[in-house]
RNA sequence: UACCGGGUGGUGUAACCGGCAACACGCCUGACUUUGACUCAGGAGAGUAGAGGUUCGAUCCCUCUCCCGGUAG
Numbered sequence: 001u002a003c004c005g006g007g008u009g010g011u012g013u014a015a016c017c018g019g020c021a022a023c024a025c026g027c028c029u030g031a032c033u034u035u036g037a038c039u040c041a042g043g044a045g046a047g048u049a050g051a052g053g054u055u056c057g058a059u060c061c062c063u064c065u066c067c068c069g070g071u072a073g
Stems, first nucleotide, its partner, number of pairs: 001072007010025004019056001027043005049065005
C1' cells in the first nucleotide's frame, strides 16, 4: 500500500431477504433461607465505531474515515 473479516447493553454473541434490536452470563428488587448460595418471579441497562448518501423506513445497501485481526508485497 492492496485485499478479506470484524466493531451491537458491563461481557460474549444473535437479528438470513431493509420493517418497533433478541438470548445467555452479569447487575438490581422481591419470594424462599437463621444468613449466604442455589432456585423461582420481576426489572434496569445498547438505537448498532464516526460522518454522509439511497429509501416511506437502514444493524442490514452505497461512499469516505477511525479502530482491531488476517493475507499478499
The RNA shown here (transfer RNA) has 73 nucleotides and comes from a Blastocatellia bacterium. Its Rfam family is "tRNA". Model confidence (mean pLDDT): 81 of 100. The RNAcentral record of the sequence draws on ENA and MGnify.